[in-house]
Predicted 3D model of an 84-nucleotide RNA (transfer RNA) from an Acidimicrobiales bacterium.
């Protein structure tokens, strides 16, 4: 240099044909149970602003297509593999 795969919460990891982003698990918070704990069970759990109601941002970065993009197109960055 060329080719292939990948980049999504605090972490791992889903998301069908483009149609509510974050299922599920781990971790965390609160609670139940217990003399107390472990285990188990229940509820909640992206960031920011806000007293709250609510608002706003968010799929590596920047553009494009579209009513609508994690998904499609272009450029770039990073990680892994292959070829030379």
């Nucleotide at each position: 240099g060329c080719c292939c795969g990948g980049g999504u919460g605090g972490c791992g990891g889903a998301a069908u044909u483009g149609g509510c982003a974050g299922a599920c698990g781990c971790g965390g918070a609160g609670g139940a149970c217990u003399c107390a704990a472990a285990a188990u069970c229940c509820u909640c759990u992206g960031g920011c602003c806000g007293a709250a109601a609510g608002g706003u941002c968010g799929u590596g970065c920047g553009g494009g297509u579209u009513c609508a993009a994690g998904u499609c197109c272009c450029g770039c960055c990073c990680c892994g593999g292959g070829c030379a």

Its mean pLDDT, the model's own confidence on a scale to 100, is 81.